[in-house]
RNA sequence: AGAGUGGGUUGAGUGGUCGCUGUCGUUUCUACUUCGGUAUGAAUACGGCAGAGGAAAGUCCGGGCUCCGCAGAACACGGUGGUGGGUAACACCCACCGUCCGCGAGGACCGGGAAAGUGCAACAGAAAGUAAACCGCCGAUGUCUGCAUUGCAGGCAGGUAAGGGUGAAAUGGUGCGGUAAGAGCGCACCGCGGAGUUGGUGACAACUCUGGCACGGUAAACCCCGCUGGGAGCAAGUCCAAGCAGGGCGAAGUACUGAAGGGUGACUUUCAGUACACGUGGCUGUUCGCUGCGUUUGACGUCCGGGUCGGAUGCGUCGAGGUGCUUGAGCAAUCAGCACCCCAGAGAAAUGACCACUCCCGACAGAACCCGGCUUACAGACCCACUCUGGAU
Numbered sequence: 001a002g003a004g005u006g007g008g009u010u011g012a013g014u015g016g017u018c019g020c021u022g023u024c025g026u027u028u029c030u031a032c033u034u035c036g037g038u039a040u041g042a043a044u045a046c047g048g049c050a051g052a053g054g055a056a057a058g059u060c061c062g063g064g065c066u067c068c069g070c071a072g073a074a075c076a077c078g079g080u081g082g083u084g085g086g087u088a089a090c091a092c093c094c095a096c097c098g099u100c101c102g103c104g105a106g107g108a109c110c111g112g113g114a115a116a117g118u119g120c121a122a123c124a125g126a127a128a129g130u131a132a133a134c135c136g137c138c139g140a141u142g143u144c145u146g147c148a149u150u151g152c153a154g155g156c157a158g159g160u161a162a163g164g165g166u167g168a169a170a171u172g173g174u175g176c177g178g179u180a181a182g183a184g185c186g187c188a189c190c191g192c193g194g195a196g197u198u199g200g201u202g203a204c205a206a207c208u209c210u211g212g213c214a215c216g217g218u219a220a221a222c223c224c225c226g227c228u229g230g231g232a233g234c235a236a237g238u239c240c241a242a243g244c245a246g247g248g249c250g251a252a253g254u255a256c257u258g259a260a261g262g263g264u265g266a267c268u269u270u271c272a273g274u275a276c277a278c279g280u281g282g283c284u285g286u287u288c289g290c291u292g293c294g295u296u297u298g299a300c301g302u303c304c305g306g307g308u309c310g311g312a313u314g315c316g317u318c319g320a321g322g323u324g325c326u327u328g329a330g331c332a333a334u335c336a337g338c339a340c341c342c343c344a345g346a347g348a349a350a351u352g353a354c355c356a357c358u359c360c361c362g363a364c365a366g367a368a369c370c371c372g373g374c375u376u377a378c379a380g381a382c383c384c385a386c387u388c389u390g391g392a393u
Base pairs, nucleotide, nucleotide: 001389002388003387004386005385006384007383008382009381010380012358013357014356015355016354017353018352020051021050022049023048024047025046026045027043028042029041030039031038032037053364057375058374060373061372062371063370064369065233066232067231068230072288073287074286075285077229078228079227080226081225082096083095084094085093086092097111098109099108100107101106112224113223117222118221119218120217134164135163136160137159138158141157142156143155144154145153146152147151172190173189174188175187176186177185191213192211193210194209195208196207197206198205199204237313238312239311240310246304247303248302249301250300253276254275255274256273257272258271259270260269261268262267277295278294279293280292281291282290283289321341322340323339324338325337327336328335329334359362
C1' cells in the first nucleotide's frame, strides 16, 4: 500500500420564525368552602420540561400482564436435539467438542438412533444388500476333440471378483506375499468394532491391547429415543352510564325424614333436607378425573325476535428500565456493587411548514399494552482488533 475476516458508532448539521401533542406551573372563569383553600372542572391566555427506530418492519420464537369454576393425569398434537454455562424464558447468547469449507483471520451445521420396524435410491448396470457375473482372468482338478510320442492347441464342467465397464453409490483403502488365476486368503499401516489406561465437569481426545471385521447409504423419509408445552388474548380485561322483551320447540325421578295445611279414614298438598339415579355446562382435541347447575316452579340445547356500536380505565407507561465505572467474579455471555437519570402515550391517530448557511449531498424507513431475541431492508461516513499478499527500514 492492497485484498479480506470479526465487532462497534452514526443515520445530514447549525441558527431563526410560526405551528402540533403530553405533562407541570401561573393567570382568569365556574362550583364548593371551616375563607386557609379544594377540583382527574373549563380556557382559542402565558411560561418550564419532554416528544418515533436500529430495525419502529416481519408477526417467526420466548415471556410479563389479563381472563377462563384454581385448568390434575394420560393420550393425541406441537416444538426441540453434541456438551457445559448465561437468562424470567427461548428455536436466543457465550465457550467448548465433532464434521465440513477457507492459505489464513474465520465461517457453516439438517449434530441422538440404521443391530426395533417400514420405506426409498429414477435411468444405467450382471447386480443396489445375506444383492451378482456383462467384458474379462484361470482351467491346477475332471472330461472331450484335433495334432503329435509323453507335449501343444481348442472346447466343456468348474473356479474367480484383483483388472475394465455402468452408476451419486458396487461386500473398506494402499502395499507386500501367496495362488492355476484371484480374494483379508495371510501380513504391515490406515479405517471399523470391543476392552483398558490417562486427561477433561462433560461432549470428547490421546495411547495400549485385541478382533479379519456385523447384511452398505438414507431419518429436513415415516419411525424410535431424550427433553419440553393448560387455553385464549389489550378488539385481553375492569368500572360507570343508558336501554330492552321476550316468545316457540325439545328436554332428564324415585325413595325417605321433618314442619305446616286438608281429610272420618286410607291418604294427600306445599316447603326444607338427605340418599341414589338421570340430564347438562366448564376445564378451548379425546378419555379419565374434578367441579357447577338442573330433573315439569325446566338446567341446557336450538329457532325467531329486542336492547347496547356511549364514557372512563387498562395506557397519570417506574420497567426482568437506562447510562457510566482503570469496581469485583468470570475465557466469555453475563452477574454483583456504587453513582446518576426518568426518556412518546396518540385514540383516525401528535414533531410539520418557511428562511439562511455548511458539507460527508443525505439510505432503509413512523410507536399503539410492555419487554428479551431472531430474520429481512439499508446510500454515505467513522472507529477497533485480527489475517494474507507486495514493498521499505
Bacterial RNase P class A from Planctomicrobium sp., 393 nucleotides, folded computationally. It matches the Rfam family "Bacterial RNase P class A". About the family: Ribonuclease P (RNase P) is a ubiquitous endoribonuclease, found in archaea, bacteria and eukarya as well as chloroplasts and mitochondria. The family's RNA type in Rfam is ribozyme. The coordinates come from a structure-prediction model, not an experiment, and the mean pLDDT is 78. Lineage of the source: Bacteria > Pseudomonadati > Planctomycetia > Planctomycetaceae > Planctomicrobium.